Model confidence (mean pLDDT): 85 of 100. A computed fold for an 86-nucleotide RNA from Pseudonocardia sediminis, annotated as SAM riboswitch aptamer (S box leader). Its Rfam family is "SAM riboswitch aptamer (S box leader)". Rfam links the family to the GO term regulation of gene expression. Taxonomically the source falls in Pseudonocardia (Bacteria, Bacillati, Pseudonocardiales, Pseudonocardiaceae). The RNAcentral record of the sequence draws on Rfam.
RNA sequence: UUGCCAUCCUGAGCGGCCGAGAGACCCGGAUCGACGACGCCGCAGCAACCCGCACACGUGGGUGCUACCGCCGGGACCGAUGGGAG
Numbered sequence: 001u002u003g004c005c006a007u008c009c010u011g012a013g014c015g016g017c018c019g020a021g022a023g024a025c026c027c028g029g030a031u032c033g034a035c036g037a038c039g040c041c042g043c044a045g046c047a048a049c050c051c052g053c054a055c056a057c058g059u060g061g062g063u064g065c066u067a068c069c070g071c072c073g074g075g076a077c078c079g080a081u082g083g084g085a086g
Base pairs, nucleotide, nucleotide: 001086002085004083005082006081007080008079013043014042015041016040017039021032022031025075026074027073028072029071044066045065046064049062050061051060052059053058070078
């Protein structure tokens, strides 16, 4: 990078740095944000896709996630995460 499978209305936030927009894209709407959002780092937590042990619950590791149902409605070569294949 290409195509395949599964999931996307459960759940889980504090601190430090930065400084203006942000939640993938387009249109519309409602939101968050100088009382510092988004992002990055640390810690904590949630969860259980993959691996090990135990296999009844669990537990260690690799990811992931922690405003709003993927924020809502419509759209499209939709997107995100995990697993495995070329």